[in-house]
Molecule: transfer RNA
Organism: bacterium
RNA sequence: GCCCCGGUAGCUCAGCUGGAUAGAGCAGGAGACUUCUAAGCUUCAGGCCGUAGGUUCGAACCCUACCCGGGGUA
Numbered sequence: 001g002c003c004c005c006g007g008u009a010g011c012u013c014a015g016c017u018g019g020a021u022a023g024a025g026c027a028g029g030a031g032a033c034u035u036c037u038a039a040g041c042u043u044c045a046g047g048c049c050g051u052a053g054g055u056u057c058g059a060a061c062c063c064u065a066c067c068c069g070g071g072g073u074a
Base pairs, nucleotide, nucleotide: 001073002072003071004070005069006068007067010026011025012024013023019057028044029043030042031041050066051065052064053063054062
């Protein structure tokens, strides 16, 4: 250089054939419970989906280029 896989919440990951307001677990805040703590329970917050364009009525999802990580190849 070329090819393949990946990039979505602080972390680990879902997200179907393009369509409803983007979700879960853990972590975090609050509450209730408890003599206190932990566990378990209830609840809250946290995201412009790697970047920039394009296609479309509509894009996390399709196309192009680039950036980052991993693997392969001469």